This is a predicted structure of an 85-nucleotide RNA (c-di-GMP-I riboswitch aptamer) from Ammoniphilus resinae. It was read from a public genome assembly, where an Rfam model found it. NCBI's taxonomy places the organism under Bacteria, Bacillati, Bacillota, Caryophanales, Ammoniphilus.

[in-house]
RNA sequence: CUUAGAAAAAGGCAAACUUAUCGAAAGGUAAGGACGCAAAACUACAGAUCUACUGUCUUCUGGCUAGGAUGGCUGGGUUACCGGG
Numbered sequence: 001c002u003u004a005g006a007a008a009a010a011g012g013c014a015a016a017c018u019u020a021u022c023g024a025a026a027g028g029u030a031a032g033g034a035c036g037c038a039a040a041a042c043u044a045c046a047g048a049u050c051u052a053c054u055g056u057c058u059u060c061u062g063g064c065u066a067g068g069a070u071g072g073c074u075g076g077g078u079u080a081c082c083g084g085g
Stems, first nucleotide, its partner, number of pairs: 002085002005082001012037002017032006035072001041078003045075003048070003055064003
């Protein structure tokens, strides 16, 4: 430097849920809490999915729509511990 993640070692993150709070919502943040994760670290470029304030249509309890959201949906980009080759 590269490759994949056997046995380990040091550790790390934190799903659901609860409380508080922001938000139209999806969802985010903080505390508690652990389902799990070898990148479950960062990044919204591509795809996919979610929501629909707004806008638009309407057969008016509705449909469509991303400038919103999801990195723990997938890929890409960037960075990284340990040991093995």